[in-house]
Molecule: c-di-GMP-I riboswitch aptamer
Organism: Bacillus renqingensis
RNA sequence: CACAGAAAAAGGCAAACCUAUUGAAAAGUGGGGACGCAAAGCCGAGGAUCUAAGGUAAGUAAUACUUACUAGGAUGGCCGGGUUACCUGG
Numbered sequence: 001c002a003c004a005g006a007a008a009a010a011g012g013c014a015a016a017c018c019u020a021u022u023g024a025a026a027a028g029u030g031g032g033g034a035c036g037c038a039a040a041g042c043c044g045a046g047g048a049u050c051u052a053a054g055g056u057a058a059g060u061a062a063u064a065c066u067u068a069c070u071a072g073g074a075u076g077g078c079c080g081g082g083u084u085a086c087c088u089g090g
Stems, first nucleotide, its partner, number of pairs: 001090001003089003012037002017032006035077001041083003046079002048075003054070006
C1' cells in the first nucleotide's frame, strides 16, 4: 500500500422460515433461526428492481368507483460508486 484471501486464529454479520410490532404497500425493526458473506461495516447523489398512500390523467350521471401513469417510499444479501476497518500473506 489503488495488492491477494489458500491455510490458521480472535471475533463479526445473518437468507429462507416462524413470531411480535410499525407501515397503504413495498418493506422495516425486536426475538428465534442459519442459506450464505472478507467488507453481507457505514453512505445512498448513478443504474436496476419492488410498492403506489398521496398526486395527475382518463372513463362514468357521480365528490363515490374503476383504470393508467407517477417516488418525494423501499431493497443495498442486484450491479457500480464513495468511505472506514480485523487477521494472515505479499